[in-house]
RNA sequence: GGUAAGACAAAAGCGCCUGAACCACUUAUGAAAUGAUUCAUAAAGGGUUGACGAGGGUGGAAGUUAAUCGAAAUAUUCGGCGGAUGCUUCCCGGCUUGGCAGAGAAGCUGCAUAUCGGCACACAAAUCCCGCGAGCAAUCGCGGGGACAAAACGUGUUGAUACUCUGUGA
Numbered sequence: 001g002g003u004a005a006g007a008c009a010a011a012a013g014c015g016c017c018u019g020a021a022c023c024a025c026u027u028a029u030g031a032a033a034u035g036a037u038u039c040a041u042a043a044a045g046g047g048u049u050g051a052c053g054a055g056g057g058u059g060g061a062a063g064u065u066a067a068u069c070g071a072a073a074u075a076u077u078c079g080g081c082g083g084a085u086g087c088u089u090c091c092c093g094g095c096u097u098g099g100c101a102g103a104g105a106a107g108c109u110g111c112a113u114a115u116c117g118g119c120a121c122a123c124a125a126a127u128c129c130c131g132c133g134a135g136c137a138a139u140c141g142c143g144g145g146g147a148c149a150a151a152a153c154g155u156g157u158u159g160a161u162a163c164u165c166u167g168u169g170a
Base pairs, nucleotide, nucleotide: 014082015081016080017079019078020049021048022047023046026043027042028041029040030039031038032037052070053069054068059091060090061089062088063087064086092110093109094108095107096106097105099168100167101166102165103164104163114161115160116159117158118157119156120155121154128145129144130143131142132141133140134139
């Protein structure tokens, strides 16, 4: 490097790593010792890190990509790639706009629902502390403890606004 077989694995603030940073069982070089070994430097190859949660999806199709919110931080949560529940358009269904029915229009919506606004309220994990485990190490995993957030398409309440035509009831 190739071939074959088998095993595992499927996530959606998720996955990945050719940059970067970091590590040194290993290798190389040098020094000391010179039996083992120790120290220093380097890193081709090897390895580690590379987003902390809240919120958000699935009627069909297409397009698009810096797709909401805060927490932490003096350290890379840097940089890059892919994906994605975001957004846009079309089709289908539904809701609201007058008591009912129909048509149109507008605005929403995909089991939830008209739009705009006011007020009040709720919610996290990491970080941190304690302990355990794996690894030479960088670092990783687990358990326990206590705390802190923002947003809305969250919850409650309240205000304003919401078209045309036809038929029909009172």
The RNA shown here (glmS glucosamine-6-phosphate activated ribozyme aptamer) has 170 nucleotides. It matches the Rfam family "glmS glucosamine-6-phosphate activated ribozyme aptamer". Rfam's curators write: This entry contains a glucosamine-6-phosphate activated ribozyme that is found in the mRNA for GlmS. GlmS is an enzyme that uses fructose-6-phosphate and glutamine to generate glucosamine-6-phosphate. The ribozyme catalyses self cleavage of the glmS mRNA that is thought to regulate GlmS activity. By type it is a riboswitch. Of the family's consensus pairs, 89% are formed in the model.